This is a predicted structure of a 74-nucleotide RNA (transfer RNA) from Bacteriovoracaceae bacterium UBA2428. It matches the Rfam family "tRNA". Its family is annotated with triplet codon-amino acid adaptor activity in the Gene Ontology. Rfam describes the family as follows. Transfer RNA (tRNA) molecules are approximately 80 nucleotides in length. The sequence was found in a public genome assembly. The prediction has a mean pLDDT of 80.

[in-house]
RNA sequence: GGGCGGUUAGCUCAGUUGGAUAGAGCGUCGGCCUCCGAAGCCGAAGGUCGUGGGUUCGACCCCCGCAUCGCCCA
Repeated sequence: GGGCGGUUAGCUCAGUUGGAUAGAGCGUCGGCCUCCGAAGCCGAAGGUCGUGGGUUCGACCCCCGCAUCGCCCA
């Protein structure tokens, strides 16, 4: 220098050919339970979907640039 893939909650990750309120597990917090904890059960908080544009009535999803991480080629 060229190619490919990833970037979504504190962490690990889903998100089905663009459609109505963006989710799960773990973690955190609260409650129940218990002599107190753990476990278990119930509930809650937490997200500019890496960033800037474009297409569209409508974008996490499609297109382009940039940033960053990983792999391959040279």